[in-house]
Context: one part of a larger RNA
C1' cells in the first nucleotide's frame, strides 16, 4: 500500500511445510501347525531396547568471570581489608542454561489406487479379468493429526463499537541484535532498598586461653566465642527510593 467508511476482537481454512515417526531383540503363541524324520514357522498378545522428534530441568551429570573459601608473588608502612598477576593457581557452588539427565512419541479407520485376485461379458454363438460395466487389493498417495496461514485480486465470515483510544514518556522482563512483543504506573508490589525464609561457602574479624622454640621479646599453628561471617540472578513481606499534576 491495497482488499471501497474506521478501530477492535474471535474465527473459517484455500494453500504450504511434517517422518514424526521407523526398527530390533526377547517372552508367550510353541517344540505346536508343517514334516517319516533331522529340523520347524505364523497371525495374535506382553516387555524392552536403539534411532528419530517434541517438551522440560524434579532427580543425576556439566558450565557457572553472581558467590564463598584456601594458596603464592608482588603493592598499598603493619594488622585488618584490598588492588595486580587476561578467571593468577585451587576447593566448591544455587538461579540460569543444558544432556550423559527426565517425560511423551497410540490402536489405527475412512477414500482413491499400483502390481496382483475376481465378477459379469462380448469382439469371436465357443473361451476370455476388459472392450463397455463392476468389486478388491500396500509399510506407498489422499484425509482424520501437528504448524503457519485473508494479499486466498473470487482479496472471506462473525460480534462489539464509532466512543475514546492508541502511541511517546516512565518502572520492567514470562520477550529480547535494533525494531518488536508482553507487564506495571499510586485504586501501585513494575524495579531498588530493608525485613524473614531458602541456597551457597564452612566457622570472619577482635579477645581470651594453649603451642614446638626460646633468658626474654616473639611465635607457625591449635580451641573457644561461631551451623559463625560473607554473599544471592531465588521466593515472600514491607511504600522507604524511583514509576511524574508529561
Nucleotide at each position: 500500500u491495497g482488499u471501497u467508511g474506521g478501530a477492535u476482537g474471535u474465527c473459517u481454512g484455500a494453500a504450504a511445510g511434517g517422518a514424526a515417526a521407523g526398527a530390533a531383540g526377547c517372552c508367550a503363541u510353541a517344540g505346536u501347525a508343517c514334516g517319516a524324520g533331522a529340523g520347524g514357522a505364523a497371525c495374535u498378545g506382553g516387555c524392552u531396547u536403539c534411532u528419530g522428534a517434541g517438551g522440560c530441568c524434579u532427580c543425576u551429570g556439566g558450565u557457572u568471570u553472581a558467590c564463598c573459601g584456601g594458596a603464592u608473588a608482588u603493592c598499598u608502612g603493619a594488622c585488618a581489608a584490598g588492588g595486580u598477576a587476561a578467571a593468577u593457581c585451587c576447593g566448591g557452588g544455587c538461579a540460569a542454561c543444558u544432556a550423559c539427565g527426565c517425560c511423551u512419541u497410540a490402536u489405527g479407520a475412512g477414500g482413491a489406487u499400483a502390481a496382483g485376485a475376481g465378477c459379469u461379458g462380448a469382439a469371436a454363438g465357443c473361451a476370455u479379468c476388459u472392450a463397455a460395466g463392476c468389486u478388491c487389493g500396500a509399510a506407498g498417495c489422499c484425509u482424520c493429526c501437528c504448524u503457519u496461514g485473508a494479499a486466498a485480486a473470487g482479496a472471506g465470515a462473525c460480534a462489539u463499537c464509532c466512543u475514546a483510544g492508541a502511541a511517546c514518556a516512565c518502572a520492567g522482563a514470562u520477550a529480547g541484535a535494533a525494531g518488536a512483543u508482553c507487564u506495571g504506573u499510586u485504586u501501585g508490589a513494575u524495579g531498588g532498598g530493608a525485613g524473614u525464609g531458602g541456597u551457597g561457602u564452612g566457622u570472619a574479624a577482635g579477645c581470651a586461653c594453649c603451642a614446638a622454640g626460646g633468658c626474654a621479646a616473639c611465635g607457625a599453628g591449635g580451641u573457644g566465642u561461631u551451623c559463625a561471617g560473607c554473599a544471592c540472578g531465588c521466593a515472600c513481606u514491607u511504600u522507604c527510593c524511583a514509576a511524574c499534576a508529561g
Large-subunit ribosomal RNA, domain VI from a Candidatus Woesearchaeota archaeon, 246 nucleotides, folded computationally. The organism belongs to Candidatus Woesearchaeota, within Archaea. The sequence was found in a public genome assembly. Rfam family: Archaeal large subunit ribosomal RNA. On this family, see Yusupov et al., Science 2001: "Crystal structure of the ribosome at 5.5 A resolution".